[in-house]
RNA sequence: CGAUCGAAAGGGCACCCCGGUCGUGAGGCCGGCUCGCAAUGCCUGGGGUCUCGCCGGGGGCGAGACGGCCCGGCUGCCGAA
Numbered sequence: 001c002g003a004u005c006g007a008a009a010g011g012g013c014a015c016c017c018c019g020g021u022c023g024u025g026a027g028g029c030c031g032g033c034u035c036g037c038a039a040u041g042c043c044u045g046g047g048g049u050c051u052c053g054c055c056g057g058g059g060g061c062g063a064g065a066c067g068g069c070c071c072g073g074c075u076g077c078c079g080a081a
Stems, first nucleotide, its partner, number of pairs: 005079002012037002017032006035068001041074003045071003048066008
């Protein structure tokens, strides 16, 4: 120095909820709060869930949302065992 790993320290993010705002909607953004997170940073590549539309008997197709649903890819702070 790097990998693996995750003690300590310094920090970081921000579930739910509330207020505002955008959206048909799932949901997004800003502020407050802080459940949690060692990638809870970024990316829809795969799956999954949700929304909208169409066809429709089950269901199928298309578009979208969720990256804090899981896997995966990329990047990153610190340095004990």